[in-house]
């Protein structure tokens, strides 16, 4: 230096153009002497920028960070 794949809540993954979602932490409730499970609720996410679209997590495109792969130098 070419190419390929990835970034979403604290973490693990969905959502392939039309209200961003679940599980798990966490936070309040119920229960209970207390706690633990177990039920119910609630908060909190689209790597940064631009560009298409009425309408972008999604499609283009600059960068950034992770991985593999192939090559040069040493």
């Nucleotide at each position: 230096a070419g190419g390929g794949g990835c970034g979403u809540a604290g973490u693990u993954a969905a959502a392939u153009g039309g209200u961003a979602u679940a599980a798990c932490c966490a936070c309040g409730g119920u229960c209970u002497c207390c706690a633990a499970a177990a039920c119910c609720g609630u908060u909190a996410u689209c790597g940064c920028g631009g560009g298409u679209u009425c309408g972008a997590c999604u499609c283009c495109u600059g960068c950034c960070g992770c991985c593999c792969c192939u090559g040069c130098c040493a």